A computed fold for a 1493-nucleotide RNA from a Candidatus Magasanikiibacteriota bacterium, annotated as small-subunit ribosomal RNA.
[in-house]
RNA sequence: UUAUUUGAGAGUUUGAUCCUGGCUCAGGAUUAACGUUGGCGGUGUGUCUAAGGCAUGCAAGUCGAGCGACGUACCCAACUUCGGUUGGAUUACGAGCGGCAAACGGGUGAGUAACACAUUGGUAACCCACCUCUAAGACGGGGACAACCUCGAGAAAUCGUGGCUAAUACCCGAUAGUCAUGGGAAGACAUAUGUCAUUCCAUGUAAACCUCCGGGGCUUAGAGAGGGGCCUAUGGCUUAUCAGCUUGUUGGUAGGGUAAAAGCCUACCAAGGCGAUGACGAGUAGCAGGCGUGAGAGCGUGACCUGCCUCACUGGGACUGAGACACGGCCCAGACUCCUACGGGAGGCUGCAGUCAAGAAUAUUCCACAAUGCGCGAAAGCGUGAUGGAGCGACACCGCGUGCAGGAAGACGCCCUUCGGGGUGUAAACUGCUUUUAUAUGGGAAGAAUUUGUGACGGUACCAUAUGAAUAAGAGGUUGCUAACUCUGUGCCAGCAGCAGCGGUAAUACAGAGACCUCAAACGUUAUCCGGAUUCAUUGGGCGUAAAGCGUCCGCAGGUUGUUUUAUAAGUUGAUGGUCAAAUCCCCGUGCUUAACAUGUGGACUGCCGUCAAUACUGUAAAACUAGAGGCUGGGAGAGGCAAGCGGAACUAUCGGUGUAGUCGUAAUAAGCGCUGAUAUCGAUAGGAACACCAAAGGCGAAGGCAGCUUGCUGGAACAUGCCUGACACUCAUGGACGAAAGCGUGGGUAGCGAAUGGGAUUAGAUACCCCAGUAGUCCACGCCGUAAACGAUGCGCACUAGGUAUUGGGAGUUUCGACCCUCUCAGUGCCGUUUAAAAAAGCUAACGCGUUAAGUGCGCCGCCUGGGGAGUACGAUCGCAAGGUUAAAACUCAAAGGAAUAGACGGGGACCCGCACAAGCGGUGGAUCAUGUGGUUUAAUUCGAUGAUACGCGGCGAACCUUACCAAGGCUUGACAUGUAGCUGCACGCUCGGGGAAACUCGAGCAGCCUUCGAGGGUGCUACACAGAUGCUGCAUGGUUGCCGUCAGCUCGUGCUGUGAAGUGUACCGUUAAGUCGGGUAACGAGCGCAACCCUCGUCGUAUGUUAUAUGUACAUGCGAGACUGCCCGGGUAACCGGGAGGAAGGUGGGGAUGACGUCAAAUCAGCAUGACUCUUACGCCUUGGGCUACACACAUGAUACAAUGGCCAGUACAAAGAGUAGCGAAAUCGCAAGAUGAAGCCAAUCUCAAAAAACUAGUCUUAGUUCGGAUUGUAGGCUGCAACUCGCCUGCAUGAAGUUGGAAUCGCUAGUAAUCGCGCAUCAGCCACGGCGCGAUGAAUACGUUCUCGGGUCUUGUACUCACCGCCCGUCACACCACGAAAGUUGGAAAUGCCCGAAGGCUCCGCAAGGGGACGAAGGUAGGGUCAGCGAUCAGGGUGAAGUCGAAACAAGGCAUCCGUAGCGGAAGCUGUGGAUGGAUCACCUCCUUU
Repeated sequence: UUAUUUGAGAGUUUGAUCCUGGCUCAGGAUUAACGUUGGCGGUGUGUCUAAGGCAUGCAAGUCGAGCGACGUACCCAACUUCGGUUGGAUUACGAGCGGCAAACGGGUGAGUAACACAUUGGUAACCCACCUCUAAGACGGGGACAACCUCGAGAAAUCGUGGCUAAUACCCGAUAGUCAUGGGAAGACAUAUGUCAUUCCAUGUAAACCUCCGGGGCUUAGAGAGGGGCCUAUGGCUUAUCAGCUUGUUGGUAGGGUAAAAGCCUACCAAGGCGAUGACGAGUAGCAGGCGUGAGAGCGUGACCUGCCUCACUGGGACUGAGACACGGCCCAGACUCCUACGGGAGGCUGCAGUCAAGAAUAUUCCACAAUGCGCGAAAGCGUGAUGGAGCGACACCGCGUGCAGGAAGACGCCCUUCGGGGUGUAAACUGCUUUUAUAUGGGAAGAAUUUGUGACGGUACCAUAUGAAUAAGAGGUUGCUAACUCUGUGCCAGCAGCAGCGGUAAUACAGAGACCUCAAACGUUAUCCGGAUUCAUUGGGCGUAAAGCGUCCGCAGGUUGUUUUAUAAGUUGAUGGUCAAAUCCCCGUGCUUAACAUGUGGACUGCCGUCAAUACUGUAAAACUAGAGGCUGGGAGAGGCAAGCGGAACUAUCGGUGUAGUCGUAAUAAGCGCUGAUAUCGAUAGGAACACCAAAGGCGAAGGCAGCUUGCUGGAACAUGCCUGACACUCAUGGACGAAAGCGUGGGUAGCGAAUGGGAUUAGAUACCCCAGUAGUCCACGCCGUAAACGAUGCGCACUAGGUAUUGGGAGUUUCGACCCUCUCAGUGCCGUUUAAAAAAGCUAACGCGUUAAGUGCGCCGCCUGGGGAGUACGAUCGCAAGGUUAAAACUCAAAGGAAUAGACGGGGACCCGCACAAGCGGUGGAUCAUGUGGUUUAAUUCGAUGAUACGCGGCGAACCUUACCAAGGCUUGACAUGUAGCUGCACGCUCGGGGAAACUCGAGCAGCCUUCGAGGGUGCUACACAGAUGCUGCAUGGUUGCCGUCAGCUCGUGCUGUGAAGUGUACCGUUAAGUCGGGUAACGAGCGCAACCCUCGUCGUAUGUUAUAUGUACAUGCGAGACUGCCCGGGUAACCGGGAGGAAGGUGGGGAUGACGUCAAAUCAGCAUGACUCUUACGCCUUGGGCUACACACAUGAUACAAUGGCCAGUACAAAGAGUAGCGAAAUCGCAAGAUGAAGCCAAUCUCAAAAAACUAGUCUUAGUUCGGAUUGUAGGCUGCAACUCGCCUGCAUGAAGUUGGAAUCGCUAGUAAUCGCGCAUCAGCCACGGCGCGAUGAAUACGUUCUCGGGUCUUGUACUCACCGCCCGUCACACCACGAAAGUUGGAAAUGCCCGAAGGCUCCGCAAGGGGACGAAGGUAGGGUCAGCGAUCAGGGUGAAGUCGAAACAAGGCAUCCGUAGCGGAAGCUGUGGAUGGAUCACCUCCUUU
């Protein structure tokens, strides 16, 4: 010397992500208030509201050393009638004249947006009492007025008449100048009037005394100190929905006026002055030092303290004075209050206390002048609600305390618990210690300055002693943000909440409890400010799609501005001087025990004004330059603009010809047109509008926009060559011009098209989409309008940062006769996407994307944005003929709204692929009868569950009782069942008989009498208590199991890579496969669950063994093996693989089965089982009898049997497989028409039995019919099972003989040993409602071109406003309720201004000797018409918010008519239609471009 200090984020939009963006929170602060709680002290602080009203007391007096007189009190003296009187002195009090003070001190913030304040200057345009200094002086006279006395008026306040008197009161004269005024001379400074110094003349003005003799006071002039007046510059609020304001206004001359400049005032003259750098108006507001916050820049604020201003009941006014237009003075007017004798009067707390009112809210009617200060006084002193103190309030800051140590593997209580334990917790109790604080007692200050005396605070601070843990802890919180968790209650209720959000039966979010966390004599809440918020962005933001580029250009002001030189020094930089009050703030100290607090030194206060210096840059002045800009010249390009003329095609109409029945139109129709001759066709004429091909991503233009051809006029741009001007430039608020379509006005025109409108369709409706007509309009001329998705959603200009390619225009080079081609260059217009080739790099971006035509990097200027809705709306203003345009809010409401991208899902989007998905076939269902299940209905009960696919011949693989859960009735209550404890007494259990009863059960009689280790041990019964029990509820609390997607080919992970990220890649693509199967390729490489294979079975062979099969082979059974792998061949293909072939029993997965990824459906099941929570407990438990689950106008589902001749019936003959069997299968034989009975052999099974296979085949008959089809229904007679066939079983015989003649719309199954047809067996089971289910074999087909369509699925892609995922989301009217706002006939009020009337006090002026009077000005008041701001307002309109209301379905997918913008018409509503525009439209095709071949 420098280094000072210093910046934190989080929650919330989504399924998830990034961004934009708002809302909210954590921090600090306060003149605070409220809630709960409350021990002490110190220091501060305390009506923010009604500048509302005030009772009472006090807040400004003092001087007798200015003056006179009176009265009272005290003292002395004298007199005394003892009542008092007189005199004197001094002190005090009261009143008066006089002096000074009262203009300070104290309060307030109403007014004021201003020289009010702050800072800086000026005053040569000024003043000053008291104080200090200097100089000079103070002489001589005079007349009054209070007090007092008298009379009078009045209720009072007070006033009047007459009379006496003093002064430092007043007047006259003298003296005097450096004083004032007027005039003259001339010096210095300055220059705008002037100032200073010197000198001369004229005129004018002074004084006061008192005294204790020390002194004090007085007059004049000058100076100082301090105080004040006035003026300038600069600075600090909101609003343009306030744009023009101003007549004393701006200036001059003259006069007046003031201490002083000045329109400060007056007269006259001129017509100025201010304003977009915001005048004028409106709203709000005292200003500053500072204070709060902040890293700072800032933002907010103006309590306490200090400076200035302002006001004093409201308004006006002057007087006095050095100073006031005067808070506790005066006059007038007004409002209010009080007194009154009604005639008149009095008052002003925004001083200190106090009171009422207001309010969420703010203190004592205290003590003292002891200190500090102020006024008066010579002084003593007096006064002082200034001040010093005390009181009240946790209102704020600071400090202290409510005890300290020991004390259990840990008491009680409370809480939790997995019941073991854990927590509260050394916490308590208990033991020892201490006494801050509180209490009591004793002592006891400084503050006093001043030798003495003097202390309100105050017996206060402080000190000592005593007693005793004694007197002293709460508040908020515990889902996240945010530190801190459990139980109980409650059940979208009650409630919580700052935001997100919590609560619908397991709430860490409500309430209570316990535990815990934070702070602590406080803790929370509310309000306000700053911060976080870079969320107004100077520091430090943005505008393609999130909010945001004016539709486009021209252009004044403004901002910015090329190169060089010189000058200057305004900005800028450095140095230095002055100022920036004190306090505050910071550093270092000091004093109160500490701190707060107080105080000392230093620093800072970022500002302003001078002086000196520098001159790079900016500015200013001057001079020059040519690179910016412009001009001249030349040849070209172009739908640039305006006007006139001309042309052909098409269309429509009219006329004429030919010609005949239709035509037009649509998805399909109809209406329409047509025999009065359409449509079609030929010719002619007329008319209006638009210009095919060329034509392109092409050209021109500022944009809108511009297209047949020709001509005329005209604007702009590009290029080339030189020359000229010399910064003339860029941008542009206000302003001006142009500005699609629609629309408006006037007049024309009108072919086609075509809002509105009419008709026809569609439809539930159809104010639409489709069709037929059709008016405005579309066209022209002139005039308005001024808006569009007026878009590249991208302002203009300049510069810089690889290119390639195409194209338009110009130029140059080469070459050529001239060109083309080619190369280079300037200007424009486009593109550069894919898998390697081809947009690449950098950079930017939230991403998408942009990328020399930037959204990159910079500069200059303009415009615009700041959450969504309300709303581009209301009101106001302005423009317009109108429609409307421009400008442009608020209340209220929400916690989001939004952008880009990601994964899904979805689409009446697309592509590819697969599946008995369709198609091709075969057979069915839907019609009939019956069976079974379900719905519905019924019932005392018809128990319960399953309900699209994925419920319905399902749970149930067997409901007559049982089952059984349901109903009725009757019974039981530790129970039908389990475990334990205690007691009891009897003993096992039990058996027999009798009564009641439907049974269960109950009552009674009798019989019998357990085991044992010998312990009343076990077992059992009864009683009591713990408990049992529940097919009660919740499948949306669960486990387990199951269904569907689906035997579909998918679903994921690790590492790596890409992306800010969610995510992606891998897993896309090309082939291939049944397959994410495999191959190729690839920023991926690998892996897992799935696929396949491994397992079982069938098919072939070998082999081993073998009974009960067979008895010769063999077959069969059971094992073990072999075999098939695209292995071989041919062809195609890079390969994977595909096609064909051979061999083989089998060929490309050989057939079948088991096997079911991640997940989805809150799918199903609490009634299979298990299980949480809840509920019942002489019943929702248990037992029993009977009934019901079997009901029956009906509907549906699944089946059986049929309708017949490919058949029925009769007779005969043949061929299986797989099963079951001892409470069983049951043979032979006999009986019965049969069911079956008798019977009993055999068999625990390759042995015996069930057991006969049936279709088939052979022969016969029936002959197309309700039948010799069909068998329902019914009658009757039987059989079997079983306690029991009535409700309610099966079977048999005889008899009866219904519907039905192949089945509407619709719909199901099946691709080979399959469908179809045929029979056999088994489980359950006493029997069986089985026509069902599960298996087995017999006979044994047809068809598949193919993937357009239907359904389902997979992959890729696309759009999305969906993510509860289209059964989604979502718009508007209407109805109801609430809220705020707007309009509104009117009505009420405020503030301000203007004109007129009236005119107080007052100063000015005039008259008057005076008294008094006149004049103009002049507050309040009155009145008039306007403007303006508010309040209320019937009713009306739109908006917002609400539970699940009504009508539709506008938007999001091609949203089912693509959407949207402007405009116009129409319609219940969303909306529809016309016209022009945008892509922020899907899909397909075409064109073009790029690249490759």
Description
Model confidence (mean pLDDT): 82 of 100. NCBI's taxonomy places the organism under Bacteria, Bacteria candidate phyla, Candidatus Magasanikiibacteriota.